[in-house]
Molecule: Glycine riboswitch aptamer
Organism: Paucibacter sp. KBW04
């Protein structure tokens, strides 16, 4: 200096699960919309938790140990897990993640 990771923007694709019960309000009178409540579910906005590993402290073992052992802490991933939040006909909105393109950026990765 550049490319990737990373960040931003735009486009494209993108799953799962009750058209649930009860009550109220609204007006367009509907398998409608909103709110409240009850039960049943989903995991792919976000969020919480954990492994190996690395590491700190004291203790024990070992002839000495920079080694080993267990204990208590710290750091520590996800599409795992929890289900707080969010979501559960189609449509719409959202959607982890991926692709294409443009821009940023070059460091404590």
């Nucleotide at each position: 200096g550049c490319g990737u990771u990373c960040c931003u923007c735009a486009c494209u694709g993108g799953a799962g699960a009750g058209a649930g019960g009860c009550g109220a309000a609204u007006c367009u009178u509907g398998a409608a919309u909103u709110c409240g409540u009850c039960c049943a579910c989903c995991g792919a906005a976000g969020g919480g938790g954990c492994a190996a590993g690395c590491u700190g402290c004291a203790g024990g073992c070992c002839a000495u140990a920079u080694g080993c052992c267990g204990g208590c802490g710290g750091c520590c991933a996800a599409u795992c897990u929890c289900u707080c939040a969010g979501g559960u006909a189609a449509a719409g909105c959202g959607g982890a993640c991926a692709g294409c393109g443009a821009g940023g950026g070059c460091a404590u990765a």